[in-house]
Molecule: c-di-GMP-I riboswitch aptamer
Organism: Aeromonas molluscorum
RNA sequence: ACAGUCAUUUGGCAAACUGGUCGAGAGGCCAGGACGCAAAGCCUCCGGUCCCCUGACCAGUCAAGGGAUAGCGGGGUUGCAGCA
Numbered sequence: 001a002c003a004g005u006c007a008u009u010u011g012g013c014a015a016a017c018u019g020g021u022c023g024a025g026a027g028g029c030c031a032g033g034a035c036g037c038a039a040a041g042c043c044u045c046c047g048g049u050c051c052c053c054u055g056a057c058c059a060g061u062c063a064a065g066g067g068a069u070a071g072c073g074g075g076g077u078u079g080c081a082g083c084a
Stems, first nucleotide, its partner, number of pairs: 012037002017032006035071001041077003045074003048069005054063004
């Protein structure tokens, strides 16, 4: 220097579910809880998925706009201990 490989310790995060709370919704936050995670730290730039709304029509599809998801993937950025 490298987040590519390996394994342990000390720490870190926290899915489903439950309670509370916010939101129109997807969903967020707090507490409990642990399925997992070496970036499950941070950022919506690209694609996906989901929600709301408007329009079109062949009436369940398409398109515009707004939002959610970084634990859907890619990308960007920062970064801890030990060994080789």